This is a predicted structure of a 76-nucleotide RNA (c-di-GMP-I riboswitch aptamer) from a Bacillota bacterium. Lineage of the source: Bacteria > Bacillati > Bacillota. The prediction has a mean pLDDT of 86. It matches the Rfam family "c-di-GMP-I riboswitch aptamer". Rfam's curators write: GEMM was predicted in a large-scale screen for bacterial structured RNA regulatory elements. Of the family's consensus pairs, 94% are formed in the model.
């Protein structure tokens, strides 16, 4: 420095479900709730891909699909 990921530390997030609120939906925020995550941190035309939609060549959505990019921690 890279590769790897414990029933170790310390700390973090937070599906489904529900409550208010927002959009036509996808789905978003905000409270409750954890199924789970070593990137469940950030990036959404201008990487692939999905979903909504009559159309995303419609200025929409999704990073908890792969990817990009940054970073704690150290047993084997």
């Nucleotide at each position: 420095g890279a590769a790897c990921g414990a029933u170790a530390a310390u700390g973090g997030c937070a599906a489904a479900c529900u409550u208010c609120g927002g959009g036509a939906a996808a789905u978003c925020g905000a409270g409750g709730g954890a199924c789970g995550c070593a990137a469940a941190g950030c990036u959404a035309a201008a990487g692939g891909g999905c979903c909504u939609g009559a159309a995303a060549a419609a200025u929409g959505g999704c990073a908890g699909c792969c990817a990009g990019u940054u970073g704690c921690c150290g047993a084997a």